Background
A computed fold for a 111-nucleotide RNA from Thioclava atlantica, annotated as Guanidine-I riboswitch aptamer.
RNA sequence: GGGCAGGGCGCUUAGGGUUCCGUUGCCGCGAAUGGCAGGUCUGGUCCGAGAAGCGCCACCCGGGCGGCAAAUUCCGCCUCGGGCACACGGCGGGCCAAAAUCCCGGGAGAG
Numbered sequence: 001g002g003g004c005a006g007g008g009c010g011c012u013u014a015g016g017g018u019u020c021c022g023u024u025g026c027c028g029c030g031a032a033u034g035g036c037a038g039g040u041c042u043g044g045u046c047c048g049a050g051a052a053g054c055g056c057c058a059c060c061c062g063g064g065c066g067g068c069a070a071a072u073u074c075c076g077c078c079u080c081g082g083g084c085a086c087a088c089g090g091c092g093g094g095c096c097a098a099a100a101u102c103c104c105g106g107g108a109g110a111g
Base pairs, nucleotide, nucleotide: 007057008056009055010054011053012052015047016046020044021043022041023038024037025036026035027034059083060082061081062080063079064078065076066075067074086106088109092104093103094102
């Protein structure tokens, strides 16, 4: 200097906005069916983390058990255990109603 790998999903949380529900204000004879406005309305539905949590799977290593004539060498929708590290991060753009630690993105950049 270059290459490969550093995986996937689910349920949550931080966080997020405002489509729906609720709620607040105004209108309406009306606590009716409603209309307009408010997310600088606590909330419910909803979205939701690479660098958050838990779990499952995948992958890697080791032990056991089983199969075949046989095996330390091959096979295994079997079983037990272990590993799965580290991680500062814009601007801008995109999705859905909208926003976001979601996606672009372990990006650009920095160390």
Of the family's consensus pairs, 96% are formed in the model. The RNAcentral record of the sequence draws on Ribocentre.